[in-house]
Molecule: c-di-GMP-I riboswitch aptamer
Organism: Desulfocapsa sp.
RNA sequence: CAAUGACAAUGCCAAACCUGUUGUGAAGCAGGGACGGAAAGCCACGGAUCUGUAAAGAUAGCCGGGUUGCCUAU
Numbered sequence: 001c002a003a004u005g006a007c008a009a010u011g012c013c014a015a016a017c018c019u020g021u022u023g024u025g026a027a028g029c030a031g032g033g034a035c036g037g038a039a040a041g042c043c044a045c046g047g048a049u050c051u052g053u054a055a056a057g058a059u060a061g062c063c064g065g066g067u068u069g070c071c072u073a074u
Base pairs, nucleotide, nucleotide: 003074005071012037013036017032018031019030020029021028022027035061041067042066043065045064046063047062048059049058050057051056
């Protein structure tokens, strides 16, 4: 340096549920919480699911893709 993702180290994130709040809604945000996560960081580009009469949205913790990044037994 590359691969890999270890019963390793250091930190990190935070599902369900509860409370508050925003939204018609899917859901978002804040606090508590911890099922999990090596990109569970970021981007709705392709697919998927969901909301909405529609226009249009939501989900990156559904999969793929793009992009950035910590550590690392072997």